RNAcentral holds the sequence, with entries from SILVA. A computed fold for a 1533-nucleotide RNA from a sediment metagenome, annotated as small-subunit ribosomal RNA. Rfam family: Bacterial small subunit ribosomal RNA.
RNA sequence: AGAGUUUGAUCCUGGCUCAGAACGAACGCUGGCGGCGUGCCUAACACAUGCAAGUCGAGCGAGAAAGUCCGCAAGGAUGAGUAAAGCGGCAAACGGGUGAGUAACACGUGAGCCAUCUCCCCUAAAGUUUGGAAUAACCAGCCGAAAGGUUGGCUAAUACCGAAUAAUAUCCUCCGGGGCAGCCGGAGGAUCAAAGCAUGCCUCUACUUGUAAGCAUGCGCUAUAGGAUGAGCUCGCGCACCAUUAGCUAGUUGGCGGGGUAACGGCCCACCAAGGCUACGAUGGUUAGCUGGUCUGAGAGGAUGACCAGCCACACCGGAACUGAGACACGGUCCGGACUCCUACGGGAGGCAGCAGUGAGGAAUAUUGCGCAAUGGGCGAAAGCCUGACGCAGCGACGCCGCGUGGGGGACGAAGGUUUUCGGAUUGUAAACCCCUUUCGGGCGGAACGAAUCCCGGUCGGAUGAAUAAGCCGGCCGGUUGACGGUACCGCAAGAAGAAGCCCCGGCUAACUCUGUGCCAGCAGCCGCGGUAAUACAGAGGGGGCGAGCGUUGUUCGGAAUUAUUGGGCGUAAAGGGUGUGUAGGCGGUCUCGCAAGUCAGAGGUGAAAGCCCCCGGCUUAACCGGGGAAGUGCCUUUGAUACUGCGAGACUUGAGUGCAGGAGAGGAGAGUGGAAUUCCCAGUGUAGCGGUGAAAUGCGUAGAUAUUGGGAAGAACACCGGCGGCGAAGGCGGCUCUCUGGCCUGUUACUGACGCUGAGACACGAAAGCUAGGGGAGCAAACGGGAUUAGAUACCCCGGUAGUCCUAGCCGUAAACGAUGAACACUAGGUGAGGGAGGUAUUGACCCCUUCCUUGCCAAAGCUAACGCAUUAAGUGUUCCGCCUGGGGAGUACGGCCGCAAGGUUGAAACUCAAAGGAAUUGACGGGGACCCGCACAAGCGGUGGAGCAUGUGGUUUAAUUCGACGCAACGCGAAAAACCUUACCUGGGCUCGAAAUCAGCGGGAAAGUCCGUGGAAACAUGGACCCUCCUUCGGGACUCGCUGAUAGGUGCUGCAUGGCUGUCGUCAGCUCGUGUCGUGAGAUGUUGGGUUAAGUCCCGCAACGAGCGCAACCCCUGUUUCCAAUUGCCAUCGGGUUAUGCCGGGAACUUUGGAAAGACUGCCGAUGACAAAUCGGAGGAAGGCGGGGAUGACGUCAAGUCCUCAUGGCCCUUACGUCCAGGGCUACACACGUGCUACAAUGGCUGAUACAAAGGGUUGCCAAGCCGCGAGGUGGAGCUAAUCCCAAAAAAUCAGUCCUAGUUCGGAUUGGAGUCUGCAAUUCGACUCCAUGAAGCUGGAAUCGCUAGUAAUCGCGGAUCAGCACGCCGCGGUGAAUACGUUCCCGGGUCUUGUACACACCGCCCGUCACACCACGAAAGUCGUCUUUACCAGAAGUCGGUGAGCUAACCGCAAGGGGGCAGCCGCCUACGGUAAGGGCGAUGAUUGGGGUGAAGUCGUAACAAGGUAGCCGUAGGGGAACCUGCGGCUG
Repeated sequence: AGAGUUUGAUCCUGGCUCAGAACGAACGCUGGCGGCGUGCCUAACACAUGCAAGUCGAGCGAGAAAGUCCGCAAGGAUGAGUAAAGCGGCAAACGGGUGAGUAACACGUGAGCCAUCUCCCCUAAAGUUUGGAAUAACCAGCCGAAAGGUUGGCUAAUACCGAAUAAUAUCCUCCGGGGCAGCCGGAGGAUCAAAGCAUGCCUCUACUUGUAAGCAUGCGCUAUAGGAUGAGCUCGCGCACCAUUAGCUAGUUGGCGGGGUAACGGCCCACCAAGGCUACGAUGGUUAGCUGGUCUGAGAGGAUGACCAGCCACACCGGAACUGAGACACGGUCCGGACUCCUACGGGAGGCAGCAGUGAGGAAUAUUGCGCAAUGGGCGAAAGCCUGACGCAGCGACGCCGCGUGGGGGACGAAGGUUUUCGGAUUGUAAACCCCUUUCGGGCGGAACGAAUCCCGGUCGGAUGAAUAAGCCGGCCGGUUGACGGUACCGCAAGAAGAAGCCCCGGCUAACUCUGUGCCAGCAGCCGCGGUAAUACAGAGGGGGCGAGCGUUGUUCGGAAUUAUUGGGCGUAAAGGGUGUGUAGGCGGUCUCGCAAGUCAGAGGUGAAAGCCCCCGGCUUAACCGGGGAAGUGCCUUUGAUACUGCGAGACUUGAGUGCAGGAGAGGAGAGUGGAAUUCCCAGUGUAGCGGUGAAAUGCGUAGAUAUUGGGAAGAACACCGGCGGCGAAGGCGGCUCUCUGGCCUGUUACUGACGCUGAGACACGAAAGCUAGGGGAGCAAACGGGAUUAGAUACCCCGGUAGUCCUAGCCGUAAACGAUGAACACUAGGUGAGGGAGGUAUUGACCCCUUCCUUGCCAAAGCUAACGCAUUAAGUGUUCCGCCUGGGGAGUACGGCCGCAAGGUUGAAACUCAAAGGAAUUGACGGGGACCCGCACAAGCGGUGGAGCAUGUGGUUUAAUUCGACGCAACGCGAAAAACCUUACCUGGGCUCGAAAUCAGCGGGAAAGUCCGUGGAAACAUGGACCCUCCUUCGGGACUCGCUGAUAGGUGCUGCAUGGCUGUCGUCAGCUCGUGUCGUGAGAUGUUGGGUUAAGUCCCGCAACGAGCGCAACCCCUGUUUCCAAUUGCCAUCGGGUUAUGCCGGGAACUUUGGAAAGACUGCCGAUGACAAAUCGGAGGAAGGCGGGGAUGACGUCAAGUCCUCAUGGCCCUUACGUCCAGGGCUACACACGUGCUACAAUGGCUGAUACAAAGGGUUGCCAAGCCGCGAGGUGGAGCUAAUCCCAAAAAAUCAGUCCUAGUUCGGAUUGGAGUCUGCAAUUCGACUCCAUGAAGCUGGAAUCGCUAGUAAUCGCGGAUCAGCACGCCGCGGUGAAUACGUUCCCGGGUCUUGUACACACCGCCCGUCACACCACGAAAGUCGUCUUUACCAGAAGUCGGUGAGCUAACCGCAAGGGGGCAGCCGCCUACGGUAAGGGCGAUGAUUGGGGUGAAGUCGUAACAAGGUAGCCGUAGGGGAACCUGCGGCUG
């Protein structure tokens, strides 16, 4: 410090997720030791048991027992003035726990109290005199189960009460002073105190042992002043969320007078006034103890408030007071309530949020331990007692820190494991083995610090004192005290000995292989893995990380600049309010003076300690701990500074405004008025149609329409001008005239003198639609009716048509209300238009020209921007103010509020769900987008297919099997260039099992193999017999062969979606790319686009490109012309010979032909066009002319195209079978459907006869001549030929002649019967052919569809491969030989450029809504339940206060009676719990209901994305199964 994830790729926006740190944690696996910390986050739920607050005999009275001793016993002594208890004092308000409540002066911080208190403690100074009456304990009686109570009697005090004295105390009065509230000083008057105890000493007094008074000391007590400490109160500032909480308040706000308190105060009361709080957030609701700090972060911040420390609050829940210095009191009291326990049923007892512990809850949190040795606290004079505070120990890896589980050596590398390409690699110096060490643990031994005191003894000194006394104070010496604990620590012996796991290994993110599994099981933080080769699941090996831990889960901060103060944005990504006026608020021009609030500087106070940071130190180190410092960004006080802001005063003119002189304008409101057009009415002319559409129909019209002429009526809108022209804040505004009226611009610089900008609320305006009422209504036109279209058509189109559109008055308040761009001001290159002014030069004048202000457009620099783009009219650079945004969906929805007559508007969530949703640009692909171009693509033609019969292939069906593959073009006469057996893969049946064929090893046998014969059998095969009995040899054996065994063979079994190879197709289309450079943030672009041209990315020109590669073309083959060479088997002109005839022979090399080598064609030449080009057109010559014709040749790629059944091959599967052999059957089936063909339907023909002309091939298990036989297929025959020699071989159509005469025929030949031929082991299933007979359909073929542009189509025959035989198929060959192409609008396919896109699996794309099903969360809902709260009223415990107090009553007064004082009781105010009634808020639940979300393969349609097939979208209204449709206005996205 970043990374992953939206896309085919890119940049941006934006969310989600990860890596880090942390924790009072929990869970899973694992676990050696120690130190230091830490441990109920949940039920402030309920609690058994024990302990947690007592102490003082030196305040007081009283006072046991057991035991022991003495005694015969009674009894005594001791125990012991002890225990236990009581009165009294102090403490119990601290310490300890918890966080329920509390949004508050509760807390933090800083001030204040002239408005206060403070036990104990300290200092100062004074006093401590004198009387009295009770009471508990105790004793006796009574009541009660108990708890406890009651009556009578005795007694003490530092308990209680009276009297005395007393001040600088308190109160009153007066005077003076001050900073004027109750402060300070002075005078006078009044009032209020006390308690003793302990020890010591006799100098004085009394008795006199020694005590008492007394004295001394110490501790107390009383009153006072001050201090310290603690507490109370007040104030400034700070400190959660919700505005879907906007108004709250009657003791409320203030005053006067009282009461009350330690004290101010409505704290309380009476009276008076009507105030007080609030947008700087009152009131209400929800949540929460606050802080120092802690965690995180670079910081600013964010989150948090365990442990430790400060404060607050609470103590079962609620209320209340008492005591006291202090409480409204955790281990006190009273009352109410709930709960638990005891009970004799009458009544009682209790409060762990103290320490342990229990139950419950929960994912989860410890011992019913030891000790007061230390520290601290209470009491005490002290000893001491008490102390679950505390110190320790125990449990828990809960956290942090430290240590160990060994160290060194050790192989070309053991074994085992894993893997393998079988060579190896890896585990791995790892182990073994050798040497060494011994921390920790275990054993044995030694052994601390923490201890200082207090106290006791001794001694020295000091003050007091009459004192050498006692006590007090201080120093020194000695003694005493340890829970932890025989612990830390140290030493000794032994021995590598007792001590390693967890997670991960697809990317992020360090780490890879094998096996299993097969969208299953499973994983997953995000992206995503898994459907037979998974580095992602599971196991294993190996590796990586951390390590006594490791992972997971949860939570917080970080990363996240993803709430942006530091530090973001708003044209199109989320985001500018529809517009203005203006309140509060925020901000604000120039100069001078003053003040000093902000601001800045210095000083002081405070900012507790702990913590963080730095330094030093102590535990072996560290964690941890101690000491010192720094910091604590804050608050307060004070002194100064005055630039800036502010405040006060004064001045200025440039901002703003006013005046004056001019100007333009659909600016607004009202009144009037005009013509054109539409419709309607009347009349005329006139006749059969009009109208409407893609085409129609509905409709109108012979009752006279449309058309046309004249007249009239009515309403609405204002053609041309008219314009990125004008005006207005926006919405918006358009004939003309008048009236009223707003704003703007220019010029001038006279006036005012900052009067300004923005603007939350508020107010006003605000298209269209819509609403209310009343008018109006020509045209148009939601709804509606009808006609079409359509599968349907609730639409688009057509004919009608009502609201509405118009006016008046009033609502509504929304729009793509858009420049998707808030307002204002300033600054920052230009160019060029337009509108409105002003000025200048020039001119007779105008125009032109120049300058300038305002407005309105375009282009473009810098700059900005993700890009597109913006660019003086900013989206640039700055300032001020307002509004708004924070992932998509849910949703602008629900609920609530406000507004509205309604429609609805405004404000505006959550649950749940997804990992994206988006913006701009790029490359493609696509478009029922555009432009250009090509192709038998269409058109123009010729011939077919589709109808018939047959052949063949396919589907389907059938079957034991009908083997398999191929499926739009690009499967279907295809694989198959030959299924009777074989082929053959299929079926049935019969056999074999190292196998039909191959290789190796081991063991055993041998000749085996082979040939022949026999038996069984359908054969394979099984079995028997005979013949034969080989070769090499080192004599072991080998070659060969059989049997057994093991490796293996074999498989046309699966996967063409694991593959190679081969092939099809787009397409013989003209394209596909690269290097360097340049442009762009980038994907990419450029080049390759453009202008021409071509069959062509062919060539030329231009150009930020310059070059290059694969394609095109050419090079290759055939063919067309010529030349040369050559001449047999081919040829024959000339010469000769021969024949009835024939190159038959001699011969020839001219011709033809054959097959070699050459030539030829290149837009080379001429002309025209063109850009002086490329090229095109025409011409000449030429056998051939612009690629001469044909072939071979197929770029980058696409289709997971085809093929595992040609072959090869990974993986999987079978192994007496999915292998192999054999026989028979099947692949040939047949109601049907389709493809491809053949033959026809006839006269351009059939039949008969005659007669002519090819090319290319094939032939020795072959082609087969002549001759003979047969009607024929064929037979016979055998010549010739290994082939330019012989044969197949007859070419056919054509031509000539005859016949048929339009007929299902002399067309057509299917089918069937009979008879044959040939091949073959074998033609039954199932061959071809021949002859005789038979003579079906069919008379030119619906929708639709195919081929072909010249030697082509059409037509005619010939040959070949396969092959024993079988060809209408296939591959070739030649013969005869056309028609047409205007042209590119349309169909199909393709190429280039461009455009749109929501597509990228790429239009066979994407995608919307209803309906149906499942699940989930939410809203509404008659209600029901709960909780909180409000108002009114009822009732009212305990208790304070007040009243009363006839009952009771020790202290004082009084001789007494009685009084004073007090108490009970009663009454009153207040009031907790409770109750009644009526509201409000929140929550839960609810038949039913509503929409929403999610969910591999449901239904209906096709709304959107392309002009998405009616452009889309916004607002509104109506309609409709649904997406939607239509009207009106608006936007361009």